[in-house]
RNA sequence: AGAGUUUGGUCCUGGCUCAGAACGAACGCUGAUGGCGUGCCUCAUACAUGCAAGUCGAGCGGGUAGCAAUACCAGCGGCGGACGGGUGAGUAACGCGUAAGUAAUCUGCCCAUUAUUGGGGAAUAACCAUUCUAACGGAUGGGUAAUACCGCAUAUAGCGUGGUUUUCGCAUGGAGACAACGUAAAAGAUUUAUUGAUAAUGGAUGAACUUGCGUCCCAUUAGCUAGUUGGGGGGGUAACGGCCCACCAAGGCGACGAUGGGUAGCCGGCCUGAGAGGGUGUCCGGCCACAUUGGGACUGAGAUACGGCCCAGACUCCUACGGGAGGCAGCAGUAGGGAAUUUUGCGCAAUGGGGGCAACCCUGACGCAGCAACGCCAUGUGUGGGAUGACGCAUUUAGGUGUGUAAACCACUGUCGGCUGGGAAUAAAUGCCCAUUAGGGAGUUGAAUGUACCAGCAAAGGAAGCACCGGCUAACUUCGUGCCAGCAGCCGCGGUAAUACGAGGGGUGCAAGUGUUGUUCGGAAUCACUGGGCGUAAAGGGAGCGUAGGCUGGUAUCUAAGUUGGAGGUUUAAUAGCAGGGCCUAACCCUGUAUCGGCCUUCAAAAACUGGAUAUCUUGAAUGGGAUAGAGGUAGAUGGAAUUCUGGGUGUAGCGGUGGAAUGCGUAGAUAUCCAGAAGAACACCAAAAGCGAAGGCAGUCUACUGGGUCCACAUUGACGCUGAUGCUCGAAAGCAUGGGGAGCGAACAGGAUUAGAUACCCUGGUAGUCCAUGCCAUAAACGAUGGAUACUGGGUUUUGGGGAGUCAACGUCCCAGAGCCGUAGCUAACGCGUUAAGUAUCCCGCCUGGGGAGUACGCCCGCAAGGGUGAAACUCAAAGGAAUUGACGGGGGCCCGCACAAGCGGUGGAGCAUGUGGUUUAAUUCGACGCAACGCGAAGAACCUUACCAGGGCUUGACAUGGGGCGGAUGAGACGAGAGAUCGUUUUUCUUUAGCAAUAAAGCUGCCUACACAGGUGCUGCAUGGCUGUCGUCAGCUCGUGUCGUGAGAUGUUGGGUUAAGUCCCGCAACGAGCGCAACCCUCGUUUUCAGUUGCCACCCGCAAGGGGGAACUCUGGAGAGACUGCCGCGAAUAACGCGGAGGAAGGUGGGGAUGACGUCGAGUCAUCAUGGCCCUUACGUCCUGGGCUACACACGUGCUACAAUGGGCGUUACAGAGGGUAGCAAAGCAGCGAUGCGGAGCCAAUCCCUAAAGGCGUCCUCAGUUCAGAUUGUAGUCUGCAACUCGACUACAUGAAGCCGGAAUCGCUAGUAAUCGCGGAUCAGCAUGCCGCGGUGAAUACGUUCCCGGGCCUUGUACACACUGCCCGUCAACCCACGAAAGGAGAGAGCGCUCAAAGUCGUGAUGGUAAUCCGCAAGGGGCCUAACGCCUAAAGCGAGAUCUCUAAUUGGGGCUAAGUCGGAACAAGGUA
Repeated sequence: AGAGUUUGGUCCUGGCUCAGAACGAACGCUGAUGGCGUGCCUCAUACAUGCAAGUCGAGCGGGUAGCAAUACCAGCGGCGGACGGGUGAGUAACGCGUAAGUAAUCUGCCCAUUAUUGGGGAAUAACCAUUCUAACGGAUGGGUAAUACCGCAUAUAGCGUGGUUUUCGCAUGGAGACAACGUAAAAGAUUUAUUGAUAAUGGAUGAACUUGCGUCCCAUUAGCUAGUUGGGGGGGUAACGGCCCACCAAGGCGACGAUGGGUAGCCGGCCUGAGAGGGUGUCCGGCCACAUUGGGACUGAGAUACGGCCCAGACUCCUACGGGAGGCAGCAGUAGGGAAUUUUGCGCAAUGGGGGCAACCCUGACGCAGCAACGCCAUGUGUGGGAUGACGCAUUUAGGUGUGUAAACCACUGUCGGCUGGGAAUAAAUGCCCAUUAGGGAGUUGAAUGUACCAGCAAAGGAAGCACCGGCUAACUUCGUGCCAGCAGCCGCGGUAAUACGAGGGGUGCAAGUGUUGUUCGGAAUCACUGGGCGUAAAGGGAGCGUAGGCUGGUAUCUAAGUUGGAGGUUUAAUAGCAGGGCCUAACCCUGUAUCGGCCUUCAAAAACUGGAUAUCUUGAAUGGGAUAGAGGUAGAUGGAAUUCUGGGUGUAGCGGUGGAAUGCGUAGAUAUCCAGAAGAACACCAAAAGCGAAGGCAGUCUACUGGGUCCACAUUGACGCUGAUGCUCGAAAGCAUGGGGAGCGAACAGGAUUAGAUACCCUGGUAGUCCAUGCCAUAAACGAUGGAUACUGGGUUUUGGGGAGUCAACGUCCCAGAGCCGUAGCUAACGCGUUAAGUAUCCCGCCUGGGGAGUACGCCCGCAAGGGUGAAACUCAAAGGAAUUGACGGGGGCCCGCACAAGCGGUGGAGCAUGUGGUUUAAUUCGACGCAACGCGAAGAACCUUACCAGGGCUUGACAUGGGGCGGAUGAGACGAGAGAUCGUUUUUCUUUAGCAAUAAAGCUGCCUACACAGGUGCUGCAUGGCUGUCGUCAGCUCGUGUCGUGAGAUGUUGGGUUAAGUCCCGCAACGAGCGCAACCCUCGUUUUCAGUUGCCACCCGCAAGGGGGAACUCUGGAGAGACUGCCGCGAAUAACGCGGAGGAAGGUGGGGAUGACGUCGAGUCAUCAUGGCCCUUACGUCCUGGGCUACACACGUGCUACAAUGGGCGUUACAGAGGGUAGCAAAGCAGCGAUGCGGAGCCAAUCCCUAAAGGCGUCCUCAGUUCAGAUUGUAGUCUGCAACUCGACUACAUGAAGCCGGAAUCGCUAGUAAUCGCGGAUCAGCAUGCCGCGGUGAAUACGUUCCCGGGCCUUGUACACACUGCCCGUCAACCCACGAAAGGAGAGAGCGCUCAAAGUCGUGAUGGUAAUCCGCAAGGGGCCUAACGCCUAAAGCGAGAUCUCUAAUUGGGGCUAAGUCGGAACAAGGUA
């Protein structure tokens, strides 16, 4: 610091997601040790049990034990239980934070100072007696003490009252002095020195109150408030105060957010971040609040009191039913809840707290230990050597490679853990003794703990896992699985070769942990203060006026609020930063220290800027004067053309309308035409890039009234300005209300067409409406998709209004104000904008923050209604979008080509047959090929074979290859037998070479047996492949290098003007060149020259012929050449390329034909030509054999043959080819047969011999018919090939003689030696072509032309397409699921209001009840005090009416989502009606 993801690709906008850090965490797997921390986030739910606050006999009396000293016990009394500890429910508040104030306050214990401590009195608990009660607890009588309680005295200081006076301050006021009057105190104890008590002043500490500023979300919460705001008076308090009360006044708060609702303890800090910020408030520290829920006071220095009291409610427990007891949000612990959070431990040794003179007692505060990888930190699980690179495992191209120095093995070390022995620090004191101003001395006390630590011993021995490995993101292979199982943070993997699922091996990362989940910040500049935007991506309000607010011209002086600076105070400690130190290190702990920032105070500090005050100025703004343009507005008047209607005339059969029609109108007289009249609406030409207006908008002419603008010149005012939340006004069309009006047009509606349908487009009609008046509505793509104002920043050109100078004028030129176009810089994602900015800046307002849901729902406001304004969420997707690019496509455009159409000729589609295919059938009908580009295709030839299929019979190292071992001698050939055959059995004969006399050995060849490696497969995958092939298409295209342009994809070149068959060539050009294609080079045909003449050719001679002799002119053959290049001429074009015409020439503009197929497309075809990865079979999916099948047959299609006849058929006769083939062959002559053919065999390994023409010519018959056409089918008899023609060959003869009389819709080929027609040959092949490949003979017609159909090329345009129009895509309906709205009603919650009742309690009143100490009184008695009772207030409870929110609901509404449902086709191209 970024990355992935929208697209075919690009740039941008924009969301989603990831990598980081953190946690009081939880869950999965795993788990060695130690240190330091941390540990109910949920039910402020309920709690068993134990402990958590007591202490003092040196305040007091008594009791028990004891001989006593003394110890213990309850009570009175004192101090403390307001601290410490817990929790975060409530609280949006002076609660908290920060800074101030109290001249408006209190403060036990503590410290300092001053003074005092005199003298009396009356009770009461304990205790005793009697007694009630289940218990808790009482009742009556007797009786006693105090540092308990009550008077009196004293008081210079306190307090109160009024008075005199000094001084100070900050408004009220404060502090002090003087004297007067009134008034308020006390307590002792032990001991010989302390400690208490009282009054007063001051300090310290703590507390209380007040104030400035700061402190979450919602405006779909906009108004709230009667003690409310204030006053003087009273009460109350420690104290100010409506804190409370009566009276008076009517105020107070609020858009700078009151009130209401929701949520929440606040802070130091903590996490994150570069920072600014954002999130958070666990542990530690400060403050607050609470203590079962609600209310209340008492005591006290302090409480409205967690382990106190009273009352009410809920709950739990005890009960003798009468009544009582209780409060873990203290420490442990239990139940419950929950994903989840510990021991009913030890100790007061330390620190701290309470009491005490003290010893000491108490202390779940605290110090320790236990549990938990919950976190941070530290340590270990060994170290060195060790290559036959072992075994195993994995993989493999089978050689190897990886795991891997890893292990084994050798040597060594000893942390942790284990065992043995030793063994701290934390401890200083208080107290005691001596001294006494200081001080000195002896000794005591350890929970943790026999712990930390130290030493020794043994032993590599006991100690590694988790996640990940497609990209982001470090790390790759094998097997299994087969859109299944599964994965997934995003993109996305999985449909038979998955680096993405599962497993193995290997690797990467981290490591006693590692992953997942959750949450926060970051990345996110994705709410933008730092630091974003708004023409088209989300986003400028429809426009103006204007309130608050914000901002605001020049100069001078003053001021000092903001601002700047200096100084001071504060911002607890801890944390964080820096430095140092202590635990072996670190975490952790200790010490010291610095800065920023906030707030407050202060200085006669500064005075530039902002603000304030005063004065002044004119340039912003405005006013006055003069001119001026204009569809600016309102009202009235008026004009002509057109349309329709009415009346009349003329006139006759149609009119009208459309793509074509029909509905409609018309013989009752239309349309047409003429005249007259009526009505309403709109204003042709002028007219325009024009003008005016704030926008909406404004158009005949005239008049009246009226708003604004511009220009010119001076004068005046003197900043009077800009913007503008809320508000107000205006605001097209449609629509609404009332009343008019209504010609034309025309939603709805009706009819006619179109159509599969047509609730549309088209046509004929036609109502609201359109028009007027008045009143509503308030929205538009209300658009320049561009808010307003001001200033600045090159130009050119057109135009409107005004002005200046020049000029007679036209005109050019300058200034101001508008309206357009083009463009510089600059800006922009690009398109584009560009002095009329989208440039550069300032000010103010409005608005945006992914798509959908949705401008919807609910609520509120407005409206007569329609509806408008404001305006969400659940849920869902990973995109949605902008601009530009390349393609493809268009029922877009332009140009051009092709047997593409047209013009022609002949066919197919109908018949019969042949052949292929589909389908069906079958044991099998083997397999493949499927639009063009499968279908007489693979197959250049299925009777067996072929053959891959089926049935049956056999074989299993195999029909075929290589290797090992053993046996043999042949292999082979012949014969016999069984069998359908394969095969099996019997039998006869016989190996070669070398060495050796021989046995035998070696080698070769070959057979058999054996077992294993292996063979074999036309089994699968052409979507794993190579190779080959088809197709677009013999179409003219497809690209590259460098340069240039563009952010980029890309563009340019290759586009343009011409031309061509052609990206062929020329010209031009930010391009210049080049490559693959085109063309040419190659073959062949056409002309000719030359060379060569056999088997070819021929004039002559010989010969019956064959042949021989001769010739080299011609034909022919096959080598080498020539020839054609727009070369020449004319014309056209641009002088070019080129085109047209002509000459010459055998041939003329590529001369004809062939071969030759660019980059690529179709996952085109082929695993069955061949090759090949993977998978599958192995006594079978291999192999051999016999027979069958591939030849089936209701049917459908393709390709052909033969015909339907007279341009023909039959018969007779008579000519003329080319190219090929031939020895297991072609075969002549001759003979036989009606014929197929047979016999025969000359000749020929071929320019020698053989196979060989038909249509045609001549002649004759047939005469339009199912025929003398046509030949299918069938019968009989034959021929040939072949082991073999039954299934299933071809041919011949005789006989038979079917359909068919030129073919519906539709469709094919062909542009010249072509179509058509005629025969011939060849490959395959024993035999078998109507197919295929070739050959020649005869030999046409037509092309105006490019509108249309099809295909293609180039340019351009639109696009929401890119799997690319067989595209994309919308809505209803049907189905599943999900969330939400409405809804009769139902259930609940919190808050408030009114009324009723009213506990405890304070306050008030207060007895006829009670009364020791006090006062008056001789006394009685009274005062006084207390109480019952009453009054005000009031918790809880009850009643009532409403408002708000939540849940639920028959039914209902739309919305979202979901591979292959239905109906249409709305949008994207002119999307077929923009």
Small-subunit ribosomal RNA from a metagenome, 1474 nucleotides, folded computationally. The RNAcentral record of the sequence draws on SILVA. The prediction has a mean pLDDT of 84.